[in-house]
C1' cells in the first nucleotide's frame, strides 16, 4: 500500500426575509403582538412482544398455535448479553429451526446380492465330479463377508497377530455404552475402571417431552348536538329454553332472543401524547442491564402541518415523510471515526 472483521456516531451548517401546525400569554379580539416548539435512525415491512380500551363480574380444562442448549436481562419477548456444543474461516471473527429415533407410525427415486427383526452380484479358500495343451476350465456342495463393485448411505476405524480363506475371532489405541470422581449454579468438559460392544438415517416428516398464550382493536372506547317513524311484519319460548364471552365443555353472569322490510345520522369533542421517556455524572456488574443524584419537556395533523427565496460555507448531503404509544427484528441507504486481523515491500 492492498484485502477484510468488528464497533461507534452524523444524516448538510450558518444568516435574513416571507408563509404553514400547535402550546400557552397578553389585547381595542371572526383578528393581531411577541414567546416557545415542529418527522426517522430507519418514521419503512406489519414479523414479534406489551401499556391502554372494550367484550366483562371473568375461572377451570380439550383442542389450537408458539418457543426449544444453559444461565442472565427486562415490562415482556421468537428480542439482547454472557457462556457450553457443532460447524465456517490462514485469521481477526462468523453461523446454528441447538430437547427426543430404545413410545410409535412414517419416508429414501434409480442403482445395487442386499437399505431396517437388510445381504452374497464379482470374488477368496476346501472338498469332490468331468474335460486337459498338465499351465487350469467347468459342474456340485461346505465356509466366508477382510477385497472389489454399485449407492448419498451397506452395520464401528487403523495397525498387528490368528486362519484353509478370512471376521473384534484375539490384542493395542480410538471410538461406543455403563459406573464412579473432579470443576462449573448449570449446559457441559476431564481423568478412571468395567465391557469386545453393533438395531444406520431422517423430527425444517407426523408424533413425544418441557415451558408459554383469551379474544378484538385508536376505525378500540367515552361525551355532545341533530334528524328520522318511540316505524312494520315473522318465527321460537316462558325460568327453562335462549343469550353473552375466537372453536368445543363445565362454570358464571343476564332475562327474552333471532330475521326481514323501511326511514333517519354518519357532525363536534375527547381518547392525543409527562412517557416501561429523552441528557448529564457517580456506582455495581465480563456484559446486557440495574440504582442513585441532577436536569429537560421535545409533533399531535384529521383531504392530512414544516415551505419557498437569497447569501456564505463545506464532508457537496443517501435511503426516505409520524396518524395511540412504547421495546425489537427485518430490509434500503450515503458519510466519518476508532480498534483488530491477513498478504507483500522498505527500513
Nucleotide at each position: 500500500u492492498g484485502a477484510g472483521a468488528c464497533g461507534a456516531c452524523c444524516a448538510g451548517a450558518c444568516a435574513a426575509u416571507c408563509g404553514c401546525g400547535c402550546c400557552a400569554g397578553c389585547c381595542a379580539a371572526u383578528g393581531g403582538c411577541a414567546g416557545g416548539u415542529g418527522a426517522g435512525g430507519a418514521a419503512a415491512g406489519u414479523c414479534c412482544g406489551g401499556g391502554c380500551u372494550c367484550c366483562a363480574c371473568a375461572g377451570g380444562g380439550u383442542a389450537a398455535g408458539g418457543u426449544g442448549c444453559c444461565a442472565g436481562g427486562u415490562a415482556a419477548c421468537a428480542c439482547c448479553u454472557g457462556g457450553g456444543a457443532g460447524g465456517c474461516g490462514u485469521g481477526a471473527g462468523c453461523c446454528u429451526a441447538c430437547g427426543g429415533c430404545c413410545a410409535g407410525u412414517g419416508c429414501a427415486a434409480c442403482a445395487g446380492a442386499g437399505a431396517g427383526u437388510a445381504u452374497a452380484c464379482c470374488g477368496c479358500c476346501g472338498g469332490u465330479u468331468u474335460g486337459u495343451u498338465c499351465g487350469c476350465a467347468a459342474g456340485c456342495c461346505g465356509g466366508u463377508a477382510a477385497g472389489g463393485g454399485u449407492g448419498a448411505a451397506a452395520g464401528g476405524g487403523u495397525g498387528c497377530g490368528g486362519u484353509a480363506a478370512g471376521a473384534g475371532c484375539g490384542c493395542a489405541c480410538c471410538g461406543c455404552g455403563c459406573u464412579u470422581c473432579u470443576g462449573g449454579u448449570a449446559a457441559c468438559a476431564g481423568a478412571a475402571g468395567c465391557g469386545g460392544c453393533a438395531g444406520g438415517g431422517u423430527a425444517a416428516a407426523c408424533c413425544c417431552c418441557a415451558c408459554c398464550u383469551g379474544g378484538a382493536g385508536c376505525a378500540a372506547g367515552a361525551c355532545c348536538a341533530a334528524a328520522u317513524a318511540g316505524g312494520g311484519g315473522a318465527a321460537c319460548a316462558u325460568a327453562a329454553u335462549g343469550u353473552g364471552c375466537g372453536a368445543c365443555c363445565c362454570g358464571c353472569a343476564c332475562u327474552g332472543u333471532u330475521c326481514c322490510c323501511g326511514g333517519g345520522u354518519a357532525g363536534g369533542u375527547u381518547g392525543c401524547u409527562u412517557g416501561a421517556g429523552g441528557c448529564a455524572g457517580a456506582u455495581g456488574g465480563u456484559g446486557a442491564c440495574a440504582u442513585c443524584u441532577g436536569u429537560c419537556c421535545c409533533a399531535g395533523a384529521u383531504g392530512a402541518a414544516u415551505g419557498a427565496u437569497u447569501g456564505u460555507c463545506c464532508g457537496c448531503g443517501a435511503c426516505a415523510g409520524a396518524a395511540c404509544c412504547c421495546g425489537g427484528c427485518u430490509u434500503a441507504u450515503g458519510g466519518u471515526c476508532g480498534u483488530c486481523u491477513c498478504a507483500a515491500c522498505c527500513u
Molecule: Bacterial RNase P class A
Organism: Methylophaga sp.